Small-subunit ribosomal RNA, central domain from an uncultured bacterium, 350 nucleotides, folded computationally. Model confidence (mean pLDDT): 87 of 100.
Context: one part of a larger RNA
RNA sequence: CUGGGUGUAAAGGGAUCGCACGCGGGAAGACAAUUUGUAAUUGACAUCUAUGGGCUCAACCCAUAAACUGCUUUCAAAACUGUGUCUCUUGAGUAGUGCAUAUGUAGGCGGAAUUCCCGGGCGUAGCGGUGGAAUGCGUAGAUAUCGGGAGGAACACCAGUGGCGAAGGCGGCUAUGUGGGCACCAACAGACGCUGAGGCUCGAAAGUGUGGGUAGCACACAGGAUUAGAUACUGUGGUAGUCCACACCGUAAACGAUGAUUAAUAGGUGUUGGAGGAUCGACCCCUUCAGUGCCGCAGAUAACACAAUAAGUAAUCCACGUGGGGAGUACGACCGCAAGGUUGAUACUC
Numbered sequence: 001c002u003g004g005g006u007g008u009a010a011a012g013g014g015a016u017c018g019c020a021c022g023c024g025g026g027a028a029g030a031c032a033a034u035u036u037g038u039a040a041u042u043g044a045c046a047u048c049u050a051u052g053g054g055c056u057c058a059a060c061c062c063a064u065a066a067a068c069u070g071c072u073u074u075c076a077a078a079a080c081u082g083u084g085u086c087u088c089u090u091g092a093g094u095a096g097u098g099c100a101u102a103u104g105u106a107g108g109c110g111g112a113a114u115u116c117c118c119g120g121g122c123g124u125a126g127c128g129g130u131g132g133a134a135u136g137c138g139u140a141g142a143u144a145u146c147g148g149g150a151g152g153a154a155c156a157c158c159a160g161u162g163g164c165g166a167a168g169g170c171g172g173c174u175a176u177g178u179g180g181g182c183a184c185c186a187a188c189a190g191a192c193g194c195u196g197a198g199g200c201u202c203g204a205a206a207g208u209g210u211g212g213g214u215a216g217c218a219c220a221c222a223g224g225a226u227u228a229g230a231u232a233c234u235g236u237g238g239u240a241g242u243c244c245a246c247a248c249c250g251u252a253a254a255c256g257a258u259g260a261u262u263a264a265u266a267g268g269u270g271u272u273g274g275a276g277g278a279u280c281g282a283c284c285c286c287u288u289c290a291g292u293g294c295c296g297c298a299g300a301u302a303a304c305a306c307a308a309u310a311a312g313u314a315a316u317c318c319a320c321g322u323g324g325g326g327a328g329u330a331c332g333a334c335c336g337c338a339a340g341g342u343u344g345a346u347a348c349u350c
Stems, first nucleotide, its partner, number of pairs: 005320002007304002012318001014202002017199001022194002025088002028085001030083002033081001034078004039073002042070001049065006091192001093188002096184004107174003110155001115150004120146002126137002163170002207248006216242002221237002224234001259317005267295011299306001323350003332343004
C1' cells in the first nucleotide's frame, strides 16, 4: 500500500463553525480537456516468448515471427466525467402564519431549612454521637422550646425513559432584550449543497492567579475510637475549596463506550410538540410531520444484542486501529504562571 475493520475484542476526534481539498439534483444545446474507436509514425540493439537451425547434447549462438500492454499525430463519435451558456424546482435557503421550551446573558424579588447573634423569654442537668464508646459542648445555664435579627448557599412538591441545547450542560418566581427548533403555507429565489486536514471558538469537575465572600459541606491537618498495627473504614472538630467578578487551564467511563450527511427498507404499542379529517365538541377516533421510549420481522452479528433514533441495504467526506508489556513513558517541539497538556518512539522482554 492492498484487503479487511472501529457498540463490548485494537480502533469514532469532547463538540460546533469553517478556508483549502474531496464529492455533489433535473432538462436543453455547445466544446472536446476526458473517454471510445479508425488510420499512420515510432516504440534502437539486446532481453523475454514461439518456431526453425548451428556447436556430439546442454548452457551458449544464429535466423524469422510475435510482443514491447507506451507516446505522438490524423479523422470521427459525444453516452459518462469536465468546462462554459441557458433553464427547472423536488435539495438547501428567505418571507409569511402559528407553536412548545430547565437554551444562553445580565437584573430584581420570594419562601422553607441549616448556622450564628440578641449573656432576649421560658426552663434544668444533661446534650451529642456510636455496633458499643470516647474526644467534643454544658451550672459562666447547654440540649429542647418561643420571639426578634444577620448572613451565605441551594431551590422540596410540580417532575415525567417529559422538555431545550452542537457538546459540556440547563430546574424557585418575574419583566426586558436574545439564540436555535418544529408545523403549516408555497409568495421569493434557483443547486446557493455535503464533508472538512490544518485553523477559530465553546468545553463538567478538580486545579491556578488577583480581589471579594464564607451558612452548610469538607481534601489536608488535629484529637477520640477500632485494631497486633490502623498514616484507613467510624466519630468530634476543621483550613484550602465549594460561591461571586475577571483571567488561565483544556482534560473525564467528555458514554449511546456507536463521527457527520443523504436515500430507500414489515409491523405493533406508549409519550412530547404541531397540522389536517371526522364531530355539537377542547374528549375519543382516523391520517400525517418532527422528537423521545419499549417490543419485534427481514437482514446483519463471534455472541450479547441492533433492528426507520440500525450495529441492516447503499453513497460521499473526515478521524482512528494493525499482538501484550515497556508506555501514553523518554527525547525533541509547541502550549501553560504552575500543576501539567498535545504530539509521541527505541532498546529490551513474552